[in-house]
Context: one part of a larger RNA
RNA sequence: UGACAGGGGCCCAUACAAGCGGUAGAGCAUGUGGUUUAAUUCGAUGUAAAGAGAAGAACCUUACCAGGGCUUGACAUGCCGCGAAUCCUCUUGAAAGAGAGGGGUGCCUUCAGAACGCGGACAUAGGUGGUGCAUAGCUAUCGUUAGCUCGUGUCGUAAGGUGUUUGGUUAAGUCUCGCAACAAGCACAAUCCUCGUGUUUGGUUGCCACCGCUGAGUUUGGAACCCUGAGCAGACUACCGGUGAUAAGCCAGAGGAAGGUAAGGAUAACGUCAAGUUAUCAUGCCCCUUAUGCCUUGGGUGACACACGUGCUACAAUAGACGAGACAAAGGGUCGCAAUCCCGCGAGAGUGAGCUAACUCCAAAAACCCAUCUUCAAUUCGAAUUGUAGGCUAUAACUCGCUUGCAUAAAGUAGAAAUCGCUAGUAAUCACCAGUCAGCCAUACGACAAUGAAUUUAUUCCCGGGCCUUGUACA
Repeated sequence: UGACAGGGGCCCAUACAAGCGGUAGAGCAUGUGGUUUAAUUCGAUGUAAAGAGAAGAACCUUACCAGGGCUUGACAUGCCGCGAAUCCUCUUGAAAGAGAGGGGUGCCUUCAGAACGCGGACAUAGGUGGUGCAUAGCUAUCGUUAGCUCGUGUCGUAAGGUGUUUGGUUAAGUCUCGCAACAAGCACAAUCCUCGUGUUUGGUUGCCACCGCUGAGUUUGGAACCCUGAGCAGACUACCGGUGAUAAGCCAGAGGAAGGUAAGGAUAACGUCAAGUUAUCAUGCCCCUUAUGCCUUGGGUGACACACGUGCUACAAUAGACGAGACAAAGGGUCGCAAUCCCGCGAGAGUGAGCUAACUCCAAAAACCCAUCUUCAAUUCGAAUUGUAGGCUAUAACUCGCUUGCAUAAAGUAGAAAUCGCUAGUAAUCACCAGUCAGCCAUACGACAAUGAAUUUAUUCCCGGGCCUUGUACA
């Protein structure tokens, strides 16, 4: 100087407390361990692995296994020889491939060459093989915590100290006062984006009005409103009072759309964990080279006594069923979204207007409100499981897809120890959309609006963190 302490002091945080809803019990979905297997490809393992890599494993993907094949190779550059290349047919085969036949002779022409195909020899290709404890890059974590340093000076023999400590204050090493320190840098803050108010300007496909008519639309006029694009203003403790040291600030108030960081996001210092990744990519070294490379068919990654994690659906009457009615935002669409009509109980099929989209389509929002039934039961709760008949995508749904109708109706009556999330348009409840994608195992993930709470006494304790200080047989 650090590290540590079941030492001390001060402080912070959904850390506790207060409150709301969960998990752990049930069924299912999904990931992991284990076991099994020809293979169940690989890596990730307290927080910081486990609906995570994977924004989508039937083939492909695919790295694994079994079988069938290739050996200058699926791919790159260089050399030599032959042939234009593309194309068509046949045999064999599960395919990859192997064999045979036919047709055809182009471009530019310096008869050499370019491109392509076949054959040959070698340099070499190739490797999702090893090492993340050889690395670059990227990332998690402490942590959006308030810290981490430097120049000169000064103190100390030196390691080092000081500054960065004290009194206040702040979300903040934020600011202020004092001080052997005075300056400075990286983080903090501000700058950036979204959202909340007003205003100026521009109005088409949007808005308003008239005509018209519904299934979609169209004509004419307007620039007030809504909305939208661009610009500007606005919030700074600016004003008043109190308090404080006449400071920094804190408390209360006014005005204001907004008040003390308005709200949310992006932004992550010096470093820690030999943290993670050689399987995104790049890369040193080692290893394989008729195989640890490459092609292909089928299988596997989907197994199942069990254990764990994350979720979905429930156990009902604040509910379920049926009928009728209302209100969004944000997205996506031409190899696409598809209206209308018509067939079907339905999934869906036929038709195919419109739309390269503020124009048209997906599109119906659902919780909600109104009316009726059920009356507390394993039930008109709950939907697993199974049978059967269909639909869709795709060469192909057996292993192993999604979905519809009918039938079947299991566990489950609120969940032990323990444990998680959340402080306001938040939790909770409710639907909608997108990416990936032929289809989809999405109950995931990411966004979006609708309805919309309760509680916060307070820092004694638990967990984590910051500063000062004390101790130490630790470095």

Predicted 3D model of a 475-nucleotide part of an RNA (small-subunit ribosomal RNA, 3' major domain) from Gossypium tomentosum. The organism belongs to Gossypium, within Eukaryota.